Notes: SAM riboswitch aptamer (S box leader) from a soil metagenome, 118 nucleotides, folded computationally. The model forms 97% of the base pairs in the Rfam consensus. The sequence is in RNAcentral, with records from MGnify. Its mean pLDDT, the model's own confidence on a scale to 100, is 82.

RNA sequence: UCAUCCAGAAGGGUGGAGGGAUUUGGCCCUGUGAUACCCUGGCAACCGCUCGGAAACAGCCCGCUGGCUCGACCGGGAAUGGUGCCAAUUCCAACCUCGCAAACGCGGGAGGAGAUGA
Numbered sequence: 001u002c003a004u005c006c007a008g009a010a011g012g013g014u015g016g017a018g019g020g021a022u023u024u025g026g027c028c029c030u031g032u033g034a035u036a037c038c039c040u041g042g043c044a045a046c047c048g049c050u051c052g053g054a055a056a057c058a059g060c061c062c063g064c065u066g067g068c069u070c071g072a073c074c075g076g077g078a079a080u081g082g083u084g085c086c087a088a089u090u091c092c093a094a095c096c097u098c099g100c101a102a103a104c105g106c107g108g109g110a111g112g113a114g115a116u117g118a
Stems, first nucleotide, its partner, number of pairs: 001118005010040005018029003023094004041086003046082002049077005058069004090113001096109005
């Protein structure tokens, strides 16, 4: 920088107090042992692999409105390689904006922050 983030996927062990990134608020999880770490299992399909199609550029062949290769990209497949992930939508909201509503509010969009991959 680009893509994705309302789907999906848990058992065991260690350990013993808070945890859900950060601030605030809410709401949750947690001595029926959380968060974390390790093992095993699983989920998914980003990269890689593979099949089909394929624009442009480029290359090659051919007495020449042709063919082949490569290939952005599109669609499918496997799960054995590199990552990732396995409470709650990134748990929700915050600032801006649009719609609805008498109001409390409800729903959408954009942005910021963050996560993962390339």